[in-house]
Molecule: FMN riboswitch aptamer (RFN element)
Organism: Trebonia kvetii
RNA sequence: GCGUGCUCCGGGGUCGGUGAAACUCCGAACCGGCGGUGAUAGUCCGCGACCCGGCCGCAACAGCGGCUGGUUGACCCGGUGGAACUCCGGGACCGACGGUUAAAGUCCGGAUGGGAGGCAGCACGC
Numbered sequence: 001g002c003g004u005g006c007u008c009c010g011g012g013g014u015c016g017g018u019g020a021a022a023c024u025c026c027g028a029a030c031c032g033g034c035g036g037u038g039a040u041a042g043u044c045c046g047c048g049a050c051c052c053g054g055c056c057g058c059a060a061c062a063g064c065g066g067c068u069g070g071u072u073g074a075c076c077c078g079g080u081g082g083a084a085c086u087c088c089g090g091g092a093c094c095g096a097c098g099g100u101u102a103a104a105g106u107c108c109g110g111a112u113g114g115g116a117g118g119c120a121g122c123a124c125g126c
Base pairs, nucleotide, nucleotide: 001126002125003124004123005122006121007120008118009117014028015027016026017025029106030105031095032094033047034046035045036044042093043092051070052069053068054067055066056065057064058063075091076090077089078088079087097109098108099107
């Protein structure tokens, strides 16, 4: 260095208001997986997660596993520069499903799960 196996790796609700009841509403707050990119990205391109389906296997149901298809949110202005929708300044915006005494990115749950990737660790082989 290459290969195989195992392990690891997601953040955030605080104060006030209303109310019988809200970490869910209102005012203010807080958070941002992975790869890419002429220079650093929640909002560009793509991947994963979530959700919906198909095929196959475990005899069948249920359930589980493998492969596979689809769906899937949001940004502008100014500045610097050779180069930035990524930096700096300003103002915006977005965030699965189920639950809940009342509507949730932040609480509880599926999940001690899954998972993209990783010049993260360990073991073995060459």